[in-house]
């Protein structure tokens, strides 16, 4: 130089056969229980789906390029 995977909430990830208005499960905040903490139960915030474009009545999901990361090959 080439191939090939990945990128999604703070953290691990699921959705990728285009359509519910983007979800889990830990963190995190409130509230209740406790003298107090944990743990339990209620609740309740947080995301331009890595970035720009295209297709499309409609994109996280298809297609282009671009950035980062990981792998293999010379």
């Nucleotide at each position: 130089g080439g191939g090939c995977c990945c990128a999604u909430a703070g953290c691990u990830c699921a959705g990728c056969u285009g359509g519910c208005u983007a979800g889990a499960g830990c963190a995190c905040c409130u509230g209740c229980u406790u003298u107090g903490c944990a743990a339990g139960c209620a609740g309740g915030g947080g995301g331009u789906c890595a970035a720009g474009g295209g297709u499309u009545c409609g994109a996280a999901u298809c297609c282009c390029u671009u950035u980062g990361g990981g792998u293999c090959c010379a």
A computed fold for a 74-nucleotide RNA from Candidatus Magasanikbacteria bacterium CG10_big_fil_rev_8_21_14_0_10_40_10, annotated as transfer RNA. The coordinates come from a structure-prediction model, not an experiment, and the mean pLDDT is 81. The organism belongs to Candidatus Magasanikiibacteriota, within Bacteria. It matches the Rfam family "tRNA". About the family: Transfer RNA (tRNA) molecules are approximately 80 nucleotides in length. Rfam links the family to the GO term triplet codon-amino acid adaptor activity.